[in-house]
């Protein structure tokens, strides 16, 4: 240097062009509970890696660059 994949919350992950971008867990309020943990309930938390484009509309499609990780030289 070429190829695949992949990058969405604090961490793990879904989201086949049409919404207000979602879920476990973690956090933070209450409830229970004698306290603690488990349990219920509710709240917070996003520049979709960046850029550009294409389209009435892009997280999702094309091109660029970045990054990680297989694999090839």
């Nucleotide at each position: 240097g070429g190829a695949u994949u992949g990058g969405u919350a604090g961490c793990u992950c879904a989201g086949u062009g049409g919404a207000u971008a979602g879920a476990g867990c973690a956090c933070c309020c209450g409830c229970c509970u004698u306290c603690u943990a488990a349990g219920c309930g509710g709240g917070c938390g996003g520049u979709c890696a960046c850029a550009g484009g294409u389209u009435c509309g892009a997280a999702u499609c094309c091109u660029g660059u970045c990054c990680a990780a297989u694999c090839c030289g």

RNAcentral holds the sequence, with entries from ENA. A computed fold for a 73-nucleotide RNA from a Parachlamydiales bacterium, annotated as transfer RNA. It matches the Rfam family "tRNA". By type it is a transfer RNA. The coordinates come from a structure-prediction model, not an experiment, and the mean pLDDT is 80. The source organism's lineage runs through Bacteria, Pseudomonadati, Chlamydiota, Chlamydiia and Parachlamydiales.